[in-house]
The prediction has a mean pLDDT of 76. Predicted 3D model of a 389-nucleotide RNA (Bacterial RNase P class A) from an Acidobacteriota bacterium. A source record names the gene rnpB.

C1' cells in the first nucleotide's frame, strides 16, 4: 500500500409540487334517547427504528386468586458489584485455545489476546460408538519371568501393568532402589487429597509447613442430589358513561288498549294484588369514552467510580388512531458500480457525459435487556499478500 473475517459507529442531504393520518383553533352542517361521534372549508403544530422485528428473559400497570406448610413442574447455578428487576451488564477468579518472551530443546514460568452453562462424579442409578484381552468389582492379546514336560520348536500351570498393541479415554508422572520378572513395593522430586499459616470482602492464590502412598477414568447440555427463585391471566388487561328488548326491585293506581278525529256501542286485558296500565330505580348487552403518551424520559455540562452505573445543575416535550397514517413525483447534491470521451507513458489519477443502484426493515399500553437482519461509508484491532528502508 492492498485484500478480508468478526466486532463498533453511522444509517443519505436540500428544494418544489401533490397526497396520508393525528392533535388543536375558527366557521358551516349531519347522525344519535344519551354518552358521544362525524362531514366540508380555512389556519397552525408535530408524524418510525437501530433494530420499530423475533416475542426469548425481566419489570411497570391491571384484574382474578391467595391462612400456613408440603409435593410436583419449570428456571437459574464460580465470586463481588450494578439495577426497579433479570436468565442482563460490569469487574474479578479458575479452566481451555492461539501467540510472544525466557530456555539448546522439552517441561515450566511470565506477558498479550480470545473463549468458557464454571455447584455436586468419595449419595445412588445409568451410559461410554468403533477398535481392543479389558471401558471400571478391573483386565493377561503380544511380550517379560518362574515351575513342569520336551533334544528343540513349543505346550502347560502360575507370576507380572515395566515394554508393545487398541482407543477420544487404559487405574498418577520422571528417576533411583528393589525383584525371578515386575509393581507406590520402598525412596526423592513433581502431581493429588486433608490440615495449618499467610494474602484477598469473596471466588481463589501462595507456602523446600505438616500429613496421607493416593482416594480409583469420563459424562450431570443423562436421570439425580444440593441451593435459590417462580400464583394465574394479560391493554381484546381494566375503568367510566350508557339505548332497544327480556328479566329483577319500589311506588302510584281502577281502570287500560283497539275499532282512522269525537260520542254511543262492541271486542280484548285487568279489577284488591303472582295485578293490566303509568312511573322510578338497579345490573348487564349494543354503542361511546378512557386506559394512551411527563416517562426507571431525552440532551448538554460537571462530579464519584477501573467499569457497569450513580449523583448534581441547566435545558427540552418528542407519533399515537381504529387492522393501522408516516407516502409519491421532479430537480440538484452526495455515494457506489458499469460504459464512453478528454488530459495523461499509463489498465494510475483527475475531469466531463450517459446509464443503473443506495441496505435491513414498518410503532399498536409502556419500559430495561437478549437474539437475529442490515447496502454503502468511517476509524481502530486482527489475519493474508506485496513493496521500500
Nucleotide at each position: 500500500c492492498u485484500c478480508g473475517u468478526g466486532a463498533g459507529a453511522u444509517g443519505g442531504g436540500c428544494a418544489g409540487c401533490c397526497g396520508c393520518g393525528c392533535a388543536u383553533c375558527g366557521g358551516a352542517g349531519u347522525g344519535g334517547c344519551a354518552a358521544c361521534a362525524u362531514u366540508c372549508c380555512g389556519g397552525u403544530g408535530g408524524g418510525a427504528g437501530g433494530a420499530a422485528a423475533g416475542u426469548c428473559c425481566g419489570g411497570u400497570c391491571u384484574c382474578c386468586a391467595u391462612a400456613g406448610g408440603g409435593c410436583a413442574a419449570c428456571a437459574u447455578g464460580c465470586c463481588g458489584g450494578c439495577u426497579a428487576a433479570c436468565g442482563g451488564c460490569c469487574g474479578g477468579g479458575g479452566g481451555g485455545g492461539c501467540u510472544c518472551g525466557c530456555u539448546c530443546a522439552a517441561a515450566g514460568c511470565g506477558g498479550g489476546u480470545u473463549u468458557u452453562a464454571c455447584g455436586g462424579a468419595a449419595a445412588g442409578u445409568g451410559c461410554c460408538a468403533c477398535a481392543g484381552a479389558a471401558a471400571a468389582u478391573a483386565u493377561a492379546c503380544c511380550g517379560c519371568c518362574u515351575g513342569c514336560g520336551g533334544c528343540a520348536a513349543c505346550g502347560u500351570a502360575g507370576g507380572u501393568a515395566a515394554g508393545g498393541g487398541c482407543g477420544a479415554a487404559a487405574a498418577g508422572g520422571u528417576g533411583c532402589g528393589g525383584u525371578a520378572a515386575g509393581a507406590g513395593c520402598g525412596c526423592a522430586c513433581c502431581g493429588c487429597g486433608g490440615c495449618c499459616g499467610c494474602g484477598g470482602c469473596a471466588a481463589c492464590g501462595c507456602g523446600c509447613g505438616c500429613u496421607g502412598g493416593c482416594a480409583g477414568g469420563g459424562c450431570a447440555a443423562a436421570c439425580c442430589c444440593c441451593a435459590u427463585g417462580u400464583g394465574g391471566a394479560g391493554c381484546a388487561a381494566g375503568a367510566c358513561c350508557a339505548a332497544a328488548u327480556a328479566g329483577g326491585g319500589g311506588a302510584g293506581c281502577a281502570g287500560g288498549a283497539g275499532c282512522g278525529g269525537c260520542c254511543c256501542g262492541c271486542u280484548c286485558c285487568g279489577u284488591u294484588a303472582c295485578g293490566a296500565c303509568u312511573u322510578c330505580c338497579g345490573g348487564g348487552u349494543a354503542g361511546g369514552u378512557u386506559g394512551c403518551a411527563c416517562g426507571a424520559g431525552c440532551c448538554u455540562g460537571c462530579g464519584a467510580g477501573u467499569a457497569a452505573u450513580c449523583g448534581c445543575a441547566g435545558g427540552c416535550c418528542u407519533a399515537g388512531a381504529g387492522g393501522a397514517a408516516u407516502g409519491g413525483c421532479u430537480g440538484c447534491c452526495g455515494u457506489c458500480g458499469c460504459g464512453g470521451c478528454g488530459u495523461g507513458c499509463a489498465c494510475a489519477a483527475c475531469g466531463c457525459c450517459g446509464u443503473g443502484g443506495c441496505a435491513c426493515a414498518g410503532a399498536a399500553a409502556c419500559c430495561g435487556g437478549c437474539u437475529u437482519a442490515u447496502a454503502g461509508u468511517c476509524g481502530a484491532c486482527c489475519g493474508g499478500g506485496g513493496u521500500c528502508c
The model forms 94% of the base pairs in the Rfam consensus. The source organism's lineage runs through Bacteria, Pseudomonadati and Acidobacteriota. It matches the Rfam family "Bacterial RNase P class A". Rfam describes the family as follows. Ribonuclease P (RNase P) is a ubiquitous endoribonuclease, found in archaea, bacteria and eukarya as well as chloroplasts and mitochondria.